[in-house]
Context: one part of a larger RNA
RNA sequence: ACCUCGCUAAGGAACUCGGCAAUAUAGCCCCGUACGUUUGCAAGAAGGGGUCCCUAACUUUUAGUUAGGGCACAGUAAAGUGGCUCCUGUGACUGUUUAGCAAAAACAUAGGUCUCUGCUAACUCGUAAGAGGAUGUAUAGGGACUGAAACCUGCCCGGUGCCAGAAGGUUAAGGCAAGAGGUCAUUUGAGGUUCGCCUCAGAGAAGCUUCGACCCGAAGCCCUGGUGAACGGCGGCCGUAACUAUAACGGUCCUAAGGUAGCGAAAUUCCUUGUCGGGUAAGUUCCGACCCGCACGAAUGGUUUAACAAUGGGAGCACUGUCUCAGCGUGGAUCUCG
Numbered sequence: 001a002c003c004u005c006g007c008u009a010a011g012g013a014a015c016u017c018g019g020c021a022a023u024a025u026a027g028c029c030c031c032g033u034a035c036g037u038u039u040g041c042a043a044g045a046a047g048g049g050g051u052c053c054c055u056a057a058c059u060u061u062u063a064g065u066u067a068g069g070g071c072a073c074a075g076u077a078a079a080g081u082g083g084c085u086c087c088u089g090u091g092a093c094u095g096u097u098u099a100g101c102a103a104a105a106a107c108a109u110a111g112g113u114c115u116c117u118g119c120u121a122a123c124u125c126g127u128a129a130g131a132g133g134a135u136g137u138a139u140a141g142g143g144a145c146u147g148a149a150a151c152c153u154g155c156c157c158g159g160u161g162c163c164a165g166a167a168g169g170u171u172a173a174g175g176c177a178a179g180a181g182g183u184c185a186u187u188u189g190a191g192g193u194u195c196g197c198c199u200c201a202g203a204g205a206a207g208c209u210u211c212g213a214c215c216c217g218a219a220g221c222c223c224u225g226g227u228g229a230a231c232g233g234c235g236g237c238c239g240u241a242a243c244u245a246u247a248a249c250g251g252u253c254c255u256a257a258g259g260u261a262g263c264g265a266a267a268u269u270c271c272u273u274g275u276c277g278g279g280u281a282a283g284u285u286c287c288g289a290c291c292c293g294c295a296c297g298a299a300u301g302g303u304u305u306a307a308c309a310a311u312g313g314g315a316g317c318a319c320u321g322u323c324u325c326a327g328c329g330u331g332g333a334u335c336u337c338g
Base pairs, nucleotide, nucleotide: 002332003331005329006328007327008326010324011323014322019319027051028050029049030048031047036041038148052070053069054068055067056066057065058064059063071075083317084316085315086314087313088312089311090309091308095107096106111146112145113144114143115142116141117140123132124131125130149304150303151302152301154234155233156232159231160230161227162226163225164224165223168222169221170220174216175215179211180210181209182208183207186203187202188201189200190199191198192197235253236252237251238250239249262296263293274290275289276288277287278286
């Protein structure tokens, strides 16, 4: 020097990314308890006081109440045993999760909406039989999205998807089949001939076979509509008011329509430590505003929100060896000697 546990003057977070770690708090009884609130909570809020022994009486008698008394500087405690408060983000909550680096703001949730499904249901597994759904029947079951509650959820159907429609266009196999090709009995011409026929060049019925126009021919697509808690989308330029500035107002281009309410430097803001205010002696964080939203925005939900959280950020009280700045000790381990 290391591990472990303990004590420490004065100060008290000056440590540090951060009070990490360690103190502090703590049981029981009594008093007392704010904002907020979904009236349940918040709440053990916070903050105070008591705690030993003896005697008597009483009582609801393992305990306590009342009255009186006693000693000391000092009367809960062996183990075990809440630190507290304020502001704010996120998720409503209890719950679930990466067995073995992540417990969370992720998942789930009750609630909401859309959509499919009339029962041999939809849907799922299986080649099938069959099974689940369900010994259920639309107050039921499947799928998708959202995620308590409160207040709400705007505009766009041009593209994509889905639903509905059936007049027309397009359209497969297949059907009908005009026609064309191949083969070929036979036959025409020429040449040869042993007179039997043979060779070459044409024509070519029936049959068989290869192709095949027109016409008929479903869904789908084109087409006509609808549909956003379907996938998704939600503008630009110029000018204008009696200081200036700004623009309620006007013009113009484009679009399917040009972002409504609410929120906003935000878990979203690049410029940016934006500007102003608060807190500090001093604050890139924090809180409250502003709005110039690089690039919020309404069930890919928007905005609030009591309660809850081993959740993220900020501040304070208490408390301390975290630190100023170290020191001493306990028990180990290590090393040396024996």
A computed fold for a 338-nucleotide part of an RNA from a metagenome, annotated as large-subunit ribosomal RNA, domain IV. The full RNA is in RNAcentral, with records from SILVA. Model confidence (mean pLDDT): 84 of 100.